[in-house]
Molecule: transfer RNA
Organism: Vicugna pacos
């Protein structure tokens, strides 16, 4: 320099146009003499940023940012 991939909860990841979920972690309660385990319950996300298309965008298009690998 050229062509790609990824970006979603604290972490690891789902989610193929109709208002986003799981596991782990953390909080609370039950259980225990007390931890751990187990069970229950609730919280936690401006879906990387800015535009565009659409009645409607995490999803499609454009640009940007960060990271990853490949070619030169």
């Nucleotide at each position: 320099g050229a062509a790609g991939g990824u970006a979603u909860a604290g972490c690891u990841c789902a989610g193929u146009g109709g208002u986003a979920g799981a596991g782990c972690a953390a909080a609370u309660g039950c259980u225990u003499a007390g931890u751990a385990u187990g069970c229950a319950c609730a919280a936690g996300a401006u879906c990387c940023u800015g535009g565009g298309u659409u009645c409607a965008a995490u999803c499609c298009c454009c640009a940007g940012u960060a990271c990853c690998g490949c070619c030169a």